[in-house]
RNA sequence: UAUUCCCCAGGGCCCAUCGAAUGACGGUGUACCGGGGACCCAUAAGAAAGUUGGGGCGAAUCCGGCACGUGCCGGUAGGGCGAUCCUUGCGCCCGAGUCCGUCAGCUAACCCGGGAAGCGGCUCGAGGAGGAGUU
Numbered sequence: 001u002a003u004u005c006c007c008c009a010g011g012g013c014c015c016a017u018c019g020a021a022u023g024a025c026g027g028u029g030u031a032c033c034g035g036g037g038a039c040c041c042a043u044a045a046g047a048a049a050g051u052u053g054g055g056g057c058g059a060a061u062c063c064g065g066c067a068c069g070u071g072c073c074g075g076u077a078g079g080g081c082g083a084u085c086c087u088u089g090c091g092c093c094c095g096a097g098u099c100c101g102u103c104a105g106c107u108a109a110c111c112c113g114g115g116a117a118g119c120g121g122c123u124c125g126a127g128g129a130g131g132a133g134u135u
Stems, first nucleotide, its partner, number of pairs: 005029001006027002010018001032114005041105001053103001054100004062075005078094005084129006
């Protein structure tokens, strides 16, 4: 963290390697997560055209200053950590990326996708809950 569990035996393709069945490769398997998609409702109040169009995942938005080869700095909505859990104080960290392709409010039925991975090193105070041991 949605990232769990299950099934399963070779996969790969050329000298190097994956799978020590501790499960590779694969699976229209799966807990779970996300998107699309009616009525009603919401929004809008003629339609079409027009674009710095619009929208999704995510905490990751917005504001200011300086640069104006597209960035730097400061703050900030928001998110995370401090070794059982909750609340709170204090401290610290993040505040990115990426996708759709002119199209998406909500949304039963229905349809589609994901079900990866990565990192750290001795770990604050108070109150409450829960647990263990002893008497």
Molecule: c-di-AMP riboswitch aptamer (ydaO/yuaA leader)
Organism: Actinomycetota bacterium